GlmS glucosamine-6-phosphate activated ribozyme aptamer, 152 nucleotides, folded computationally. It matches the Rfam family "glmS glucosamine-6-phosphate activated ribozyme aptamer". The family's RNA type in Rfam is riboswitch. The model forms 88% of the base pairs in the Rfam consensus. It was read from a public genome assembly, where an Rfam model found it.
[in-house]
RNA sequence: AUCUAUGGAAAAGCGCCAGGGCAACAUUUCUUGUUGUUGACGAGGUUAGAGUUUAUCGAAAUGUUCGGCGGAUACUCUAUGGCUUGUUACAGUCAUUAGGCAAGAACAAAACCUUAUCGUAAGAUAAGAACAAAAAAUUGCUGGUAACAUUU
Numbered sequence: 001a002u003c004u005a006u007g008g009a010a011a012a013g014c015g016c017c018a019g020g021g022c023a024a025c026a027u028u029u030c031u032u033g034u035u036g037u038u039g040a041c042g043a044g045g046u047u048a049g050a051g052u053u054u055a056u057c058g059a060a061a062u063g064u065u066c067g068g069c070g071g072a073u074a075c076u077c078u079a080u081g082g083c084u085u086g087u088u089a090c091a092g093u094c095a096u097u098a099g100g101c102a103a104g105a106a107c108a109a110a111a112c113c114u115u116a117u118c119g120u121a122a123g124a125u126a127a128g129a130a131c132a133a134a135a136a137a138u139u140g141c142u143g144g145u146a147a148c149a150u151u152u
Base pairs, nucleotide, nucleotide: 014070015069016068017067019066020038021037022036023035024034025033026032041058042057043056047079048078049077050076051075052074080095081094082093083092084091086148087147088146089145090144099142100141101140102139103138113128114127115126116125117124118123
């Protein structure tokens, strides 16, 4: 290093690295090789199936958070389910906290700074302090058509 067996653990703004950047070493000496390192900071988000792909929100930074691959709670369609007064059909809109509109506090982590540990180094890990937006809560307003049935 590879293979096999057994046991354990873990991620969905998540994982990975053939390019690029960076470091160390080597080198026939200025290019190439080897081994590493970096490569998205949190908030929010999953009815089922299929399909599609640059899938919501802000933070940092003036930039390699470049570039690429895979996946994904995004979107579309269908089905199922909820709401619109009971049932059915259609229509609208959502997804079990399940109709729409308006207003709308509060809430994060990283970066940065400081310190500690590990590493030859690039860097990694941990601790401390600050600062969002969207959705949601909440408040107000508001919401079908047809047939049948029920109640007043």